[in-house]
Molecule: SAM riboswitch aptamer (S box leader)
Organism: Herpetosiphon aurantiacus
RNA sequence: CACUCAUCCAGAGGGGCGGAGGGAUCGGCCCGACGAAGCCCCAGCAACCAUCCUUAACCUGAUCAGUUAAGUUUAAGGUGCUAAUUCCGACAGUGAUGUCUGACAGAUGAGCA
Numbered sequence: 001c002a003c004u005c006a007u008c009c010a011g012a013g014g015g016g017c018g019g020a021g022g023g024a025u026c027g028g029c030c031c032g033a034c035g036a037a038g039c040c041c042c043a044g045c046a047a048c049c050a051u052c053c054u055u056a057a058c059c060u061g062a063u064c065a066g067u068u069a070a071g072u073u074u075a076a077g078g079u080g081c082u083a084a085u086u087c088c089g090a091c092a093g094u095g096a097u098g099u100c101u102g103a104c105a106g107a108u109g110a111g112c113a
Stems, first nucleotide, its partner, number of pairs: 003111006013042005021031003025090004043082003048078002050074001053071006086105001091102003
């Protein structure tokens, strides 16, 4: 970097260095010298990977083991995250600066090459 699958209306910030940008893109609207980005330290959130257990189905002559699905415990480890719903919109349904649903795009994780 390409592809597949899942999730994205919940949750969780202090300090040091730094010194003007940041919220992916575009439009809007915001955040920012009462200190942006970035780097470091500590803390936290969550539960994707992980892990305890229960139930059901499959498998078996039967049991164990295993696989799948649903629920559930834990949080040591690998990631991730800690303004605003992914901040809102963008494309379609639809005539629409609204609403809703779905998609696109993006982000994260797991897998695969």